Predicted 3D model of a 72-nucleotide RNA (transfer RNA) from Candidatus Defluviilinea sp.
RNA sequence: GAGGGUGUAGCUCAAUGGCAGAGCGAUACACUGUGGAUGUAUAGGUUGCGGGUUCGAGCCCCGUCACCCUCC
Numbered sequence: 001g002a003g004g005g006u007g008u009a010g011c012u013c014a015a016u017g018g019c020a021g022a023g024c025g026a027u028a029c030a031c032u033g034u035g036g037a038u039g040u041a042u043a044g045g046u047u048g049c050g051g052g053u054u055c056g057a058g059c060c061c062c063g064u065c066a067c068c069c070u071c072c
Stems, first nucleotide, its partner, number of pairs: 001071007010024004018055001026042005048064005
């Protein structure tokens, strides 16, 4: 230099163009002599960044950044 892949909550990952979710973790409460376990609830997101298409974009298109793979 060329081609391809990944990027979503603190972590691991979902989501058919139509309410952004789960597990683990965190916090509070219940339970318990205490703790753990269990149960209930709550908080936590500019979907890497910037644009475009669309009534509507995490998803489609363009650019860009980071990381990974292959080729030269």
Background: The organism belongs to Candidatus Defluviilinea, within Bacteria. Its Rfam family is "tRNA". About the family: Transfer RNA (tRNA) molecules are approximately 80 nucleotides in length. Model confidence (mean pLDDT): 81 of 100.